[in-house]
RNA sequence: GGAGUCGGCCGGGUAAUCGCUGUAUCCCUCGCGGGGUAUGGAGGAAAGUCCGGGCUCCGGCGGACGAGGUGCCAGGUAACGCCUGGGGGGCGCGAGCCCACGGAAAGUGCAACAGAAAGCAAACCGCCCCUUCGGGGGUAAGGGUGAAAGGGUGCGGUAAGAGCGCACCGCGCCGGUGGUAACACUCGGCGGCACGGCAAACCCCACCUGGAGCAAGGCCAAAUAGGGAAACGGCGGGUGACACCGCAACGCCCGUCCGCGCGUGUUUCCGGGUAGGCCGCUCGAGGUCUCCGGUGACGGAGAUCCCAGAGGAAUGAUUGCCCUCGACAGAACCCGGCUUACAGGCCGACUCCUUCU
Repeated sequence: GGAGUCGGCCGGGUAAUCGCUGUAUCCCUCGCGGGGUAUGGAGGAAAGUCCGGGCUCCGGCGGACGAGGUGCCAGGUAACGCCUGGGGGGCGCGAGCCCACGGAAAGUGCAACAGAAAGCAAACCGCCCCUUCGGGGGUAAGGGUGAAAGGGUGCGGUAAGAGCGCACCGCGCCGGUGGUAACACUCGGCGGCACGGCAAACCCCACCUGGAGCAAGGCCAAAUAGGGAAACGGCGGGUGACACCGCAACGCCCGUCCGCGCGUGUUUCCGGGUAGGCCGCUCGAGGUCUCCGGUGACGGAGAUCCCAGAGGAAUGAUUGCCCUCGACAGAACCCGGCUUACAGGCCGACUCCUUCU
């Protein structure tokens, strides 16, 4: 100097004027309301709504079946399908990147086309032997087909061949050693190799999962209808009358079924919850800094800060100056992730190539 990998950060600036909106406070006004001052006012993704959780309501709980999800191991976390570290496999010279990565010696199923043969393996060409020259037998070494053809190399062996035999490599099983584990091993023994692939096919195994969502839901309350509490109650038994026991129907956690449990009809009393208003609503698994523990995700301690909260929806407009001329995009209960979109710029760590000293 060139090419690249990973991680983090920013995402026009500034000044003036005029608005919009939340909060605090003061003034004017009987009140509605108006005005002054101070201060806050979109994002790294606010997005997709794809996962996980908080919060709220729905009837308190158990069992069986079903359905859905996750899927190497360990850890982190409120939780996760997320993150971190590790193992295995693949790609790259490398820094690094990618992987739904449990089970195929439980069962069922699938494999188009090509090919002789595709799961109880198989003889098209070739090779070898025999032959009455039509053919018959042997052979998985060689060729050809395919995504995939039942280990590889060499020597022996043979008519030609073949784990048929042997050596080495590979593979499987058992043991040992190391590791929390996944797994690994220049470790030992056994087996000529028996057991091909697909489970994002059914299935098996392990673990997880109730539903609806802030238009949740709560409070105050013009109007209307259903509503809540207490007492008595259906049918059968029982009692003087109750009590009590049994039975039935329907509804009640939101896939189905079963069991426990609760409610139902009448009378009396209490009231009701639409318009509107208030709350929920923004102090939170919170931000920043320092120290400590940990390889890390993360955890702990201390200090410090308060940072939109509207309710048809504010966060804008104009002008001046400057620059590298500005992308994707707009909160609606909140938080942790993932994914997707994004003009341009900055910082750090590392890898490879080339040149010079």
The RNA shown here (Bacterial RNase P class A) has 357 nucleotides and comes from a Steroidobacteraceae bacterium. It is recorded under the gene name rnpB. The source organism's lineage runs through Bacteria, Pseudomonadati, Pseudomonadota, Gammaproteobacteria and Steroidobacteraceae. Rfam family: Bacterial RNase P class A. By type it is a ribozyme. Clan: RNaseP clan.